[in-house]
Molecule: transfer RNA
Organism: Nanobdellota archaeon
RNA sequence: GCGCUGGUAGUCUAGUGGUAGGAUCACAGCCUUCCAAGCUGUUGACCCGGGUUCAAAUCCCGGCCGGCGCA
Numbered sequence: 001g002c003g004c005u006g007g008u009a010g011u012c013u014a015g016u017g018g019u020a021g022g023a024u025c026a027c028a029g030c031c032u033u034c035c036a037a038g039c040u041g042u043u044g045a046c047c048c049g050g051g052u053u054c055a056a057a058u059c060c061c062g063g064c065c066g067g068c069g070c071a
Base pairs, nucleotide, nucleotide: 001070002069003068004067005066006065007064010024011023012022013021018054026042027041028040029039030038047063048062049061050060051059
């Protein structure tokens, strides 16, 4: 330099055009003499810019970062 692949919450992860979901963490409540465990609830996310579309995490182009391969 070229190709492929990935980027979603503090962390891990699902989501192939129509309300962004789960686990964990954190917080609150219930339970308990207390703690832990358990149960319930709440907060929190689409790497950046542009394009297509009525509508983009998703499709297209460029960029940034990580991984793999070729040279």